[in-house]
RNA sequence: GCCCGCGUAGCUCAGUGGUAGAGUGCACCCUUGGUAAGGGUGAGGUCAUGGGUUCGAUCCCCAUCGUGGGCUCCA
Repeated sequence: GCCCGCGUAGCUCAGUGGUAGAGUGCACCCUUGGUAAGGGUGAGGUCAUGGGUUCGAUCCCCAUCGUGGGCUCCA
């Protein structure tokens, strides 16, 4: 330099046009003599950034940034 994938909650990931979710972690509550385990409730998100398409974009298109992998000679 070229090609391909990934970027969503603190962490690990789902969701693939029509209200953004799960597990785990965190806070509080229940339970216990007290812990642990278990159960309940809650907080936490500019869906990497900027544009475009669309009535409507986490999702489709383009560029950029970050990250992982492959290629680099001859035919």